c-di-AMP riboswitch aptamer (ydaO/yuaA leader), 175 nucleotides, folded computationally. The model forms 92% of the base pairs in the Rfam consensus. The sequence was found by an Rfam model in a public genome assembly.

RNA sequence: UGCCUAACCCUGUCGCCGCCCGGGUCUCACGACCACCCGACGACAGGGGCGGGGGACCCAGUUACGUGGGCAUCGAGAGAUGUCCUUGGGGUGAAGCCGGACGGACCACGGUCCCGAAGGCCGGGUAAUUCUCCACCCGAACCCGACAGCUCACUUCGCAGGCAUCACGGAGAGG
Numbered sequence: 001u002g003c004c005u006a007a008c009c010c011u012g013u014c015g016c017c018g019c020c021c022g023g024g025u026c027u028c029a030c031g032a033c034c035a036c037c038c039g040a041c042g043a044c045a046g047g048g049g050c051g052g053g054g055g056a057c058c059c060a061g062u063u064a065c066g067u068g069g070g071c072a073u074c075g076a077g078a079g080a081u082g083u084c085c086u087u088g089g090g091g092u093g094a095a096g097c098c099g100g101a102c103g104g105a106c107c108a109c110g111g112u113c114c115c116g117a118a119g120g121c122c123g124g125g126u127a128a129u130u131c132u133c134c135a136c137c138c139g140a141a142c143c144c145g146a147c148a149g150c151u152c153a154c155u156u157c158g159c160a161g162g163c164a165u166c167a168c169g170g171a172g173a174g175g
Stems, first nucleotide, its partner, number of pairs: 001164004008048008017039002023034004049159006059149001068085007088147001089144004096121003103114004122139005129174006
């Protein structure tokens, strides 16, 4: 300098490093030092921008299939409140959908349930200007806590890390 990515931009203060001309101090001189300007980096503060979550009307969906469990308190009871949990549900993330072999449990022998291989689809990666195809690899983990469709206002979280190669798959098309 260019680039991937939401992961960036601007301003101010301070610190540190560098520093062309010019200025000041010292020196006979060479030169040294000081401050300013400017630039890089870092910290802090402010503003903007970007990405994710929550969250109305309208719209969509649902119209009884479901809305769990433990503990404590109140209550005659139905239940209510608080708190804790995660096999319901939701979120970040590429990390999902379908499929059902084999095996297992129960059985009223009609079946029901659990586990889940192959395979298919989809998504991500294989070095970074983009896209397509082939090949190979991956589809984890964590969080919320019975609650979340969309969503103005509002609110909340995040703004990392890298590439331009000794090497780190191949082919094609474009800017």